The part of an RNA shown here (small-subunit ribosomal RNA, 5' domain) has 535 nucleotides and comes from an uncultured bacterium.
Model confidence (mean pLDDT): 85 of 100.
[in-house]
Context: one part of a larger RNA
């Protein structure tokens, strides 16, 4: 000088930060990932109106709520640091060994058929969780057929170190619709056509993201010296998006090591942070990048991407429900609880902003995030008053008894009004965006949608907050450590090697500036000390 600190004494206000370092211990409760009716088939009820034989019927509510099929998302965002000494991280390369949903660009295409199934209805099993059988139905769900490129496979040629590339022949592989507007037809529902928007398929390129490989760097112990059989290499194959002993069969006998293999210990790595003149040392909280993990161990499924925190299966430990047959669960998400600990916060408000998911949009969801609450935990700012005031009051302490000192300090006089308090104003800023109307542009045969501009209108958790004005009133706001030397600051009393102090040297055994108290002083100040830790 510093700290994610703790402890003691003390404590007025605000701003910005920051807050389980220990048990990756166990968790009650709530919330933390949904969304789309402009993909699809279904489809209530309450309430209200009319009629009524008072049982009910019908219209509306409403194609609404809701569940289901389907699509996209759930691999992001958020948490933690257990494991890991490793291509994990950092840095620089390689991929002639690779993939990439959504997004952008370009080209072409979107033809023709089919069978199911959930929801639903009926029957039925179970305490529940959850099912079973029969029947009906739709799609941008699923499956055939056609067509197709510069895609892919086989093969021939060209070319190459082998590839790439170019090219011939043969084979293989695709699709889906939805919405708006207009014309015509129709009694209507709707249909044909045209057109716009959007979605779909194939191929190529881009962008973004990711996988894999390599050089170098990356803690301690040699009181760890030898280690290794898929081990090292080859040939062939399997597997993967992809090279490879990644895996397998066969063959060879290799490979690593004192420049530290192997083993053991410790540890997430980095940008950075702290310190220091620097070199260096220490460190990796908050913020940011990468990695790993998600009760413990193992496994795959789906998918562009996972071997998947709030998905699935198996095993284990633990907890809970049970009708004993069987089931349910995973806070290292945000709060919160118990426990551990010297020690670390609210079961708060809001999606108004920023960002994310879905949606054409309106919008919905979002404990990300924005805010508020608690803690002097840190940094910074402000205040606890200002000027005058000597009979140097009273009182305390000391005294050589003359006096000295606390001390302009107080009283008293004159002022000021920060903060806190009361009242009023302030919907300030945080606002960008969205809806509606008009105009233009643009596509089109035309209109709509889209885009641009103008006008108008709506939306704030914080919060009646910041800020401003007024009122009142010196009124509500100072402590802590130290005073032997180092080290700024001295006397008296008590005690008598006792009680005690102490960072080092050392103090205390009858005059102790070193113990305890007092007066005085010194240093910091809403803090001051102590402990721990680093330089």
């Nucleotide at each position: 000088a510093u700290u994610g600190a703790a402890c003691g004494c003390u404590g007025g206000c605000g701003g910005c930060g920051u807050g389980c370092c220990u048990a990756a211990c166990a968790c009650a409760u709530g919330c933390a990932a949904g969304u789309c009716g402009g993909a699809c088939g279904u489809g209530a009820a309450a309430g209200g109106g009319a009629c009524u034989u008072c049982g009910g019927u019908u219209c509306u509510g409403a194609g609404u709520a809701a569940a289901g099929u389907g699509g996209c998302g759930c691999a992001c965002g958020g948490g933690u640091g257990a494991g890991u000494a490793a291509c994990g991280c950092g840095u620089g390369g390689a991929u002639g060994a690779u993939c990439u949903g959504c997004c952008c660009a370009u080209a072409c295409g979107g033809c023709u058929g089919g069978g199911a199934u959930a929801a639903c209805g009926g029957c039925u099993g179970g305490a529940a969780a959850c099912g079973g059988c029969c029947g009906c139905u739709a799609a941008u769900a699923c499956c055939g057929g056609a067509u197709a490129c510069g895609c892919u496979c086989a093969u021939g040629a060209u070319g190459u170190a082998g590839a790439a590339u170019u090219u011939g022949u043969g084979g293989g592989g695709a699709a889906a619709g939805g919405g708006g507007g207009c014309c015509u037809c129709u009694g209507a529902a709707g249909a044909u056509g045209c057109u716009c928007c959007u979605g779909c398929g194939u191929a190529u390129g881009g962008a973004u993201g990711a996988g894999u490989c390599c050089g170098c760097g990356u803690c301690c112990c040699a009181u760890u010296a030898g280690c290794u059989a898929g081990u090292u290499g080859g040939c062939g194959g399997g597997g993967u998006a992809a090279a490879g002993g990644c895996c397998c069969a066969c063959c060879a006998a290799g490979g690593c090591g004192a420049a530290g293999a192997u083993g053991g210990g410790u540890a997430g790595c980095u940008g950075g942070u702290c310190u220091g003149a620097g070199a260096g040392g220490a460190u990796g909280a908050c913020c940011a990048g990468c990695c790993a993990c998600a009760c413990u161990g193992g496994g795959a499924c789906u998918g562009g991407a996972a071997c998947a925190c709030g998905g699935c299966c198996c095993a284990g430990a633990c907890u809970c429900c049970u009708a004993c047959g069987g089931g349910a669960g995973g806070c290292a998400g945000c709060a919160g609880u118990g426990g551990g600990g010297a020690a670390u916060a609210u079961u708060g408000c809001g999606c108004a902003a920023u960002g994310g998911g879905c949606g054409a949009a309106a919008g919905c969801c979002u404990g990300a995030c924005g805010c508020a609450g608690c803690g002097a935990c840190g940094c910074c700012g402000c205040g606890u008053g200002a000027g005058g005031g000597a009979u140097g009051a009273a009182g305390g302490c000391c005294u050589u008894c003359g006096g000295g000192u606390c001390g302009u300090a107080a009283a008293c006089c004159u002022c000021u009004g920060u903060c806190a308090g009361g009242g009023g104003g302030g919907a300030a800023g945080a606002a960008c965006a969205g809806g509606c109307a008009c105009u233009g542009u643009g596509c089109u045969a035309a209109u709509c949608a889209g885009c641009a501009g103008u006008g108008u209108u709506u939306u704030g958790a914080c919060g009646g907050u910041a800020c401003c004005c007024c009122c009142a009133a010196a009124g509500g706001a100072a402590g802590c450590a130290c005073c032997g030397g180092c080290u700024a600051a001295c006397u008296c009393c008590g005690u008598g090697c006792c009680a005690g102090c102490a960072g080092c040297c050392g103090c205390g055994g009858u005059a102790a500036u070193a113990c305890g108290g007092a007066g005085g002083g010194u240093g910091c100040g809403a803090g001051c000390g102590u402990u721990a830790a680093u330089c």